[in-house]
């Protein structure tokens, strides 16, 4: 890096360094930021994907559930993945077979993370 599966409205920040941007990319919106952005380091915390631990099931590969965190490996710690973008549905408005509006609903795509595999 490719593929598959799962999750993404919950939760959890201080200090130092740094010095102007940041919220993945593009577009629009909105927000954060010199009362100090990103990045980096330290410490703390959150969560529970793998693993560990406990319970149950199966002949077995394994499957289901739980957890006070529980070795260890990741991840995460502004705002719903910050919101929208594509498709369908619903409601409203204007019109006459189209357009606009809606933090209304469902799905997809993208992205992120985990695990497995190549």
């Nucleotide at each position: 890096g490719a593929u598959u599966u799962a999750u993404a409205a919950a939760g959890a920040a201080g200090c130092g360094u740094g010095g102007a941007g940041a919220g993945c990319a593009c577009a629009g919106g909105c927000u954060c930021a010199u009362u100090g952005a990103a990045g980096c380091g330290c410490u703390a915390g959150c969560a529970a994907c793998c693993g560990c631990c406990c319970c149950g099931g199966a002949a077995a590969g394994c499957c289901g559930g739980g957890a006070a965190a529980a070795a260890g490996g990741u991840g995460c710690u502004a705002a719903a993945u910050c919101c929208u973008g594509c498709u369908c549905c619903c409601g409203g408005c204007a019109a006459g077979g189209u357009g606009c509006c809606g933090a209304g609903g469902a799905g997809a795509a993208c992205u992120a993370u985990a695990a497995a595999c190549c």
Molecule: SAM riboswitch aptamer (S box leader)
Organism: Cyclobacteriaceae bacterium